[in-house]
RNA sequence: UGCCCCUCGCGGGGUUGAGGUGAAAGUCCUGACCGGCGGUGACAGUCCGCGAACCUUGGACCCGGCCAACUGAUUCCACGAAUCGGAGGUCGGGACCUCGGCCGAAUCGGUGGAAUUCCGAUGCCGACGGUGAAAGUCCGGAUGAGAGCGAGUGGGC
Numbered sequence: 001u002g003c004c005c006c007u008c009g010c011g012g013g014g015u016u017g018a019g020g021u022g023a024a025a026g027u028c029c030u031g032a033c034c035g036g037c038g039g040u041g042a043c044a045g046u047c048c049g050c051g052a053a054c055c056u057u058g059g060a061c062c063c064g065g066c067c068a069a070c071u072g073a074u075u076c077c078a079c080g081a082a083u084c085g086g087a088g089g090u091c092g093g094g095a096c097c098u099c100g101g102c103c104g105a106a107u108c109g110g111u112g113g114a115a116u117u118c119c120g121a122u123g124c125c126g127a128c129g130g131u132g133a134a135a136g137u138c139c140g141g142a143u144g145a146g147a148g149c150g151a152g153u154g155g156g157c
Stems, first nucleotide, its partner, number of pairs: 002157004006152005015031001018030003032137002034126002036050004045124002054101002058097002061094007070086007106122005128140003
């Protein structure tokens, strides 16, 4: 220095402060504002990929209900029952790992060796549930999860 593992930390911004309509809007209309992570010949919301929500495949695990036959123990008594457990089957739930699905949006001009990334101009996009009325910006799941980033006089090669 590199690779693998472990532990710890970090890991999303933006409209009650401008107006209109209305009984009611941070949700509608005008206007305002915002931009996760890795990569990319040069800095990216809109180039390539990743992440969260939602749907879904498989796996072993945990919890609970039920079950003819099997099996272990105990008790009763009169030899078969009862109770508890094991393994098995089945149904439901939980958490973990995992295959996949879904998953928005940009052009022109300029500079340059190189930029859909910089500069200029004009655009466009933004999960789900809630709400006195429709939400990228409010509230909620979320003190969650997470792409990933960093640290370690932690371990191994």

Predicted 3D model of a 157-nucleotide RNA (FMN riboswitch aptamer (RFN element)) from an Acidimicrobiia bacterium.
Of the family's consensus pairs, 93% are formed in the model.
NCBI's taxonomy places the organism under Bacteria, Bacillati, Actinomycetota, Acidimicrobiia.
Rfam family: FMN riboswitch aptamer (RFN element). Rfam links the family to the GO term FMN binding.